[in-house]
RNA sequence: GAACGGAGAGUUCGAUCCUGGCUCAGGAUGAACGCUGGCGGCGCGCCUAACACAUGCAAGUCGAACGGGAAGCGGGGCCUCCGGGCCCCGCCGAGAGUGGCGAACGGCUGAGUAACACGUGGGCAACCUGCCCCCUCCACCGGGACAGCCUCGGGAAACCGUGGGUAAUACCGGAUACUCCGGGACGGCCGCAUGGCCGGCCCGGGAAAGCCCAGACGGGAGGGGAUGGGCCCGCGGCCUGUUAGCUAGUCGGCGGGGUAACGGCCCACCGAGGCGAUUAUGGGUAGCCGGGUUGAGAGACCGACCGGCCAGAUUGGGACUGAGACACGGCCCAGACUCCUACGGGAGGCAGCAGUGGGGAAUCUUGCGCAAUGGGCGGAAGCCUGACGCAGCGACGCCGCGUGCGGGACGAAGGCCUUCGGGUCGUAAACCGCUUUCAGCAGGGACGAGGCCCUCACGGUGACGGUACCUGCAGAAGAAGCCCCGGCUAACUACGUGCCAGCAGCCGCGGUAAUACGUAGGGGGCGAGCGUUAUCCGGAUUCAUUGGGCGUAAAGCGCGCGUAGGCGGCCUGUUAGGUCGGGGGUCAAAUACCGGGGCUCAACCCCGGUCCGCCCCCGAUACCGGCAGGCUUGAGUCUGGUAGGGGAAGGCGGAAUUCCCAGUGUAGCGGUGGAAUGCGCAGAUAUUGGGAAGAACACCGGCGGCGAAGGCGGCCUUCUGGGCCACGACUGACGCUGAGGCGCGAAAGCUAGGGGAGCGAACAGGAUUAGAUACCCUGGUAGUCCUAGCCGUAAACGAUGGACGCUAGGUGUGGGGGGACCUGCCCUCCGUGCCGCAGCCAACGCAUUAAGCGUCCCGCCUGGGGAGUACGGCCGCAAGGCUAAAACUCAAAGGAAUUGACGGGGGCCCGCACAAGCAGCGGAGCAUGUGGCUUAAUUCGAAGCAACGCGAAGAACCUUACCAGGGCUUGACAUCACCGUGAAGCGGCGGAGACGCCGUGGCCGAGAGGAGCGGUGACAGGUGGUGCAUGGCUGUCGUCAGCUCGUGUCGUGAGAUGUUGGGUUAAGUCCCGCAACGAGCGCAACCCCUGCCGCGUGUUGCCAGCAUUCAGUUGGGCACCCGCGCGGGACCGCCGGCGUCAAGCCGGAGGAGGGUGGGGACGACGUCAAGUCAUCAUGCCCCUUAUGUCCUGGGCUGCACACGUGCUACAAUGGCCGGCACAACGGGCUGCGACCGCGCGAGCGGAAGCGAAUCCCUCAAAGCCGGCCCCAGUUCGGAUCGGAGGCUGCAACCCGCCUCCGUGAAGUCGGAGUUGCUAGUAAUCGCGGAUCAGCACGCCGCGGUGAAUGCGUUCCCGGGCCUUGUACACACCGCCCGUCACACCACCCGAGUCGUCUGCACCCGAAGUCGCCGGCCCAACCGCUCCGCGGGGGGAGGCGCCUAAGGUGUGGAGGGUAAGGGGGGUGAAGUCGUAACAAGGUAGCCGUACCGGAAGGUGCGGCUGGAUCACCUCCUUU
Repeated sequence: GAACGGAGAGUUCGAUCCUGGCUCAGGAUGAACGCUGGCGGCGCGCCUAACACAUGCAAGUCGAACGGGAAGCGGGGCCUCCGGGCCCCGCCGAGAGUGGCGAACGGCUGAGUAACACGUGGGCAACCUGCCCCCUCCACCGGGACAGCCUCGGGAAACCGUGGGUAAUACCGGAUACUCCGGGACGGCCGCAUGGCCGGCCCGGGAAAGCCCAGACGGGAGGGGAUGGGCCCGCGGCCUGUUAGCUAGUCGGCGGGGUAACGGCCCACCGAGGCGAUUAUGGGUAGCCGGGUUGAGAGACCGACCGGCCAGAUUGGGACUGAGACACGGCCCAGACUCCUACGGGAGGCAGCAGUGGGGAAUCUUGCGCAAUGGGCGGAAGCCUGACGCAGCGACGCCGCGUGCGGGACGAAGGCCUUCGGGUCGUAAACCGCUUUCAGCAGGGACGAGGCCCUCACGGUGACGGUACCUGCAGAAGAAGCCCCGGCUAACUACGUGCCAGCAGCCGCGGUAAUACGUAGGGGGCGAGCGUUAUCCGGAUUCAUUGGGCGUAAAGCGCGCGUAGGCGGCCUGUUAGGUCGGGGGUCAAAUACCGGGGCUCAACCCCGGUCCGCCCCCGAUACCGGCAGGCUUGAGUCUGGUAGGGGAAGGCGGAAUUCCCAGUGUAGCGGUGGAAUGCGCAGAUAUUGGGAAGAACACCGGCGGCGAAGGCGGCCUUCUGGGCCACGACUGACGCUGAGGCGCGAAAGCUAGGGGAGCGAACAGGAUUAGAUACCCUGGUAGUCCUAGCCGUAAACGAUGGACGCUAGGUGUGGGGGGACCUGCCCUCCGUGCCGCAGCCAACGCAUUAAGCGUCCCGCCUGGGGAGUACGGCCGCAAGGCUAAAACUCAAAGGAAUUGACGGGGGCCCGCACAAGCAGCGGAGCAUGUGGCUUAAUUCGAAGCAACGCGAAGAACCUUACCAGGGCUUGACAUCACCGUGAAGCGGCGGAGACGCCGUGGCCGAGAGGAGCGGUGACAGGUGGUGCAUGGCUGUCGUCAGCUCGUGUCGUGAGAUGUUGGGUUAAGUCCCGCAACGAGCGCAACCCCUGCCGCGUGUUGCCAGCAUUCAGUUGGGCACCCGCGCGGGACCGCCGGCGUCAAGCCGGAGGAGGGUGGGGACGACGUCAAGUCAUCAUGCCCCUUAUGUCCUGGGCUGCACACGUGCUACAAUGGCCGGCACAACGGGCUGCGACCGCGCGAGCGGAAGCGAAUCCCUCAAAGCCGGCCCCAGUUCGGAUCGGAGGCUGCAACCCGCCUCCGUGAAGUCGGAGUUGCUAGUAAUCGCGGAUCAGCACGCCGCGGUGAAUGCGUUCCCGGGCCUUGUACACACCGCCCGUCACACCACCCGAGUCGUCUGCACCCGAAGUCGCCGGCCCAACCGCUCCGCGGGGGGAGGCGCCUAAGGUGUGGAGGGUAAGGGGGGUGAAGUCGUAACAAGGUAGCCGUACCGGAAGGUGCGGCUGGAUCACCUCCUUU
């Protein structure tokens, strides 16, 4: 300098990293569908039924090849019924015919075809080529026919036949002829195997056409060119192995036939070959290419339009003609179909252009013109041309243009939202000014046209088209929609709806505040379009060549031997296939790209230029390959050692178990968690002796040894494989890997025959259990063992293929060798473990035994489920194995690690958690709360702990929210505005009352006005809903010791570290240690009460001493008590011990108090969608003469029951009576109330004092002293009921409390179970207070008396820390498996059945080519005896080979359908169990076998991908 080029996101989880699939954003289309639609240009337009086609058109032309001449025109003649007719000549020349050329091009389609069909590059010494061009030569002499036409005949028609006559560039004979053809030798040159070219010679053979005539156009032979074709070959481009073998003209040869030509193309004979894993054969699919789409590229997908090639023309077969065809608009035959028919017979082929039906989501006009371009014929004019040029229809695509531009509000109306202030649509509109593209109207008006012809002069020729374009006119005038707005992804609110209706590409939205549904407003995107659907590429490095993987995510074959193949050590030479360089050919055009140009631009069009591939030539030789030679290091051989559960066979041994016999001996044995079944008095178990049998080999024994793996373990012998080490010698790359193949291959299982002690699937019994087809127990058959043969699978695992090289070490151990002061050592090779560096890894981890760095080869993977299943094939006796899908379905399934939570895991430690103890509850009666029931209503809330003497610290009315009834509506209450008004109040009457009526009364202010009342309108009001919309407050874990942050560090990350560890504490309290260092919220302390002392103060408190009194009553005093206030004191400070020199712990002294002294207040981050919308506040929703409000009465108190919390008891540590003591906290003015009187009493009547350290409540009670009771349902207990009273209050009926008299119930200490409490505590005793008119057994406080027990942490409950496992994370109240039942879906099997394709054998056999025959027929030529005969030759016809369709039989393949059978998938709340995940409660899993409703259980062998404890080995640190 060139090169212009690569973006991701969502979704698995509580979170993370990884793996991995699904999905999206982009581009594209011959499209279609929905909504919408102004103009133009350029393109494109049956992708489906190669389905069937009405109608018209699409290939003719030449009279200058020929016979012939209609109509018409002109002239003449004749006739005439005056229309005209007939004849002749001339001109013109139609239809039909002979002949020539064309019709094989052009146009259409993609069915078939996997093929030399196509592409690309070559070859033909094996070929053809009409018309065109060039050159040479020639065209002489003859002949006979056949159409048309005429005649006759057949037929409905199509059409055909007989006879007669006729022309030619039609046909035939002869001549002549070359470098033509055939044959024969000869010479020269050349090549590429057959061979080619050239030259002359000999023999034989083969030509011709004329027409017009001025010029032209033609005919024949030969050579050459050009063009077009034919044939052959290399290479290239689909899927399938669940298609592995295919092949008889098959492969080759010789000879022949055939063709333009080679060839097995065809035939006869001979040989037995040919093709295939580098995929033959078969099946499926498909026209191929230039190119198109996409992509950074490599690639992937496609083959519409345009261009090249191929193939096809209703289906199948066939040939004829011809330069060319096996022929789209030709012929013959056969089939199907359609049409005509007089039933005898005929006709037809739109995959040409238009058009029709049909199919389909879907694809156009039965248009104009040959003016241009091109084609056929012709000398030409010209004719023909649905090729083509144009137009029409379609937003189908691409491109361009417009629907206006400027101004215009402190922002109209209206819509929407609103916190009611406002915001927004929005300069948007209106309004003002301006412009006029396009469309419209009017005028003008093309380029495309140059040729040809005739003649030279004027002229003529356009489908598109009066189009493009130009000019003028009028007026903003005629012209905007579609999709989207949860994230991805740009764009938000309101209302409606309420898991409904619906949306959805993925994740997912919707169950009453939905930015996700529907509508609206607003917004975003694109715009004559916009969305959707379908398909392709991309993103997807998600098939990975570029550019992936396989220990645990999907993925290493169980192991070895080895074939093909792939890959391969060092040196030299040679070759030049690969490779590299240079040059040449080709790579058509179009397209793409670059440069330039033309339509006003663009799309579109035109011009010029430029590549990977293949082929040829020349060159290079490092590397790869070939060939040749050499080498020793890879590999191997020999020799000597050596270890070993390596393999096979034979033999031997002891221990143990069981059985048998005998002895001793007696009542049990056995077995379990505990039992039972079982065995045993017919003598078991135990024990001793003897015997039998089978199987396995304790100790040694070891992460020790051997083997390829499976696997191998007593001892001895024999046979045998492999390894390692040492020393040298030898061979000379002989190597590595290994698709197929072959062999080996645990256990279980199978066949046959043995054997059978123990063990032991199945089975039986006993237990367990809800059940127990299990776990446990007692038995027990196959089997386990041997021989022979099968099977061929395992968690056959290191979940890690093999080989070689390279890359720190340390430390054990097995085998061998060497060194040296032969030892506690060192070196070395091979094996086997652990730790660990670099490196690798998603992490875990691996790490010279790699999962590191490299090379080579093989195997395998590509989301989960369906499924290692079905079908097919192969193997097997079977069981089954190997190979191995799809439909359907899901948005995941996974790996590793993290934080939690959990565990019938572990460790450590707390707590009235257990234990120890005391008193209770659960039983009774009553009280109170709750459930339930009831009711007109029994208002509401609270619900395990943490609802239930809770909200209630006071329900007779009120409260009150509930019910019934009676009333009120601007309201019982608030604010504002306006209007009215001699307010309110008081009295009376009615009424249950609210309220109504009547009377009385007559507000403040000078006024304005205000208060009140009435009215109207805004509004009030709601204990109506939602505590799952909220604030606030509260409960709870839990007074538990925890919860976090900053910085740093570690980790890809979640996260970890800190906070873990060692100690210690009540404590994350403190100390030590430490990649951490600090800090915050908690803990503790600071605050309050209490315990000791001091100081200050001294009334209402106190009284030692003085005086005084009944009395601290008074004087006096403030020492004491006490109150108030302020201080001191306690800190492990001191001593001793322990402990790490620490923190701290233990003990002691002192002290009122000792290790936070006791108590309180105080509650971290958070959890429970915990509680409360009824304390209050509050969003939204709902009610508005009622869901508001007032009133009376009722209810909240109802009672067959159930539960919680209490009270009182059951008695003698008691009850009762009498007497006598001692508190503290508090409260008191509509209050506490002394004292006196009355009453048995509750209380009542008087009444002092006290707003209180003064007075009162206020006598405390248990206690002490004395007495009675004597164990009794009582002198216990007091419920219940009767009676009589008291108090409060408007009022005690429902429904208060108290007193007295009487009554005297249950209850004699409470089942399972369960609560509180560790000291001034429990227990027990009374007292006060709040609420309150009255009402406490509740609640909140106060003091009096005043215990017991704690060994200890195994267990229950709760909690803290560490650790471990996990499939849990709404977190074990988790997750989750299988049967069964129901619904739906796809699939497999299936007696069969239906049609499709196809192989083989045989039958029949059209047309036709070829061959043979050819007795029938025949103009040309030849001969003769020539009105004819014969010959040659030809034809009809016959026969034969081949052969389409058809038929019969028998196979194969795929498809449709099917009674029934089978499993599978899916589906908010079905049934049974609980298999798995935590040791999942029997560790789990793999293979196999048996069994069982089901998960599953059990046996045998295997694995760790098992927790826990102990031990062993190794390792790490010191």

Overview
Predicted 3D model of a 1518-nucleotide RNA (small-subunit ribosomal RNA) from a Coriobacteriaceae bacterium. Its Rfam family is "Bacterial small subunit ribosomal RNA". The organism belongs to Coriobacteriaceae, within Bacteria. Model confidence (mean pLDDT): 86 of 100.